[in-house]
Molecule: c-di-GMP-I riboswitch aptamer
Organism: Geopsychrobacter sp.
RNA sequence: CUUUGUAAAGAGCAAAUCACGAGAAAUCGUGAGACGCAGAGCUUAGGGACUACCGGAGAAAUUCCCUCUCCUAUGUCAGCCUGGCCGCCAGA
Numbered sequence: 001c002u003u004u005g006u007a008a009a010g011a012g013c014a015a016a017u018c019a020c021g022a023g024a025a026a027u028c029g030u031g032a033g034a035c036g037c038a039g040a041g042c043u044u045a046g047g048g049a050c051u052a053c054c055g056g057a058g059a060a061a062u063u064c065c066c067u068c069u070c071c072u073a074u075g076u077c078a079g080c081c082u083g084g085c086c087g088c089c090a091g092a
Base pairs, nucleotide, nucleotide: 002092003091004090005089012037013036017032018031019030020029021028022027035079041085042084043083045082046081047080048077049076050075055071056070057069058068059067
C1' cells in the first nucleotide's frame, strides 16, 4: 500500500419507544433507551422510497373561504442500494 474479515482485544455508533422542541408533513435535534451495525463514519454524484406547505387540475359546495381526489420537490431518508472520501484491530 492492496485485499479479506470481526474469532478476539480496545474503541465507536444507536433502532423501536418515551419526554421536550422545530417543521405543513416526511422527518430532524436534545435527553433517556439498545434493535442491531465492519464503516449504522462523512458525503445526495446516480437510482429508489417518503412527504405535498406553495403551485396546477378536478369534484362537491355555490359563486369568497373551507373540504376531498390526482399531479408536482425546490423538502426528507446515508440505519434503502450503488458511487466517492476518510478510518480501528487482526490475517494474507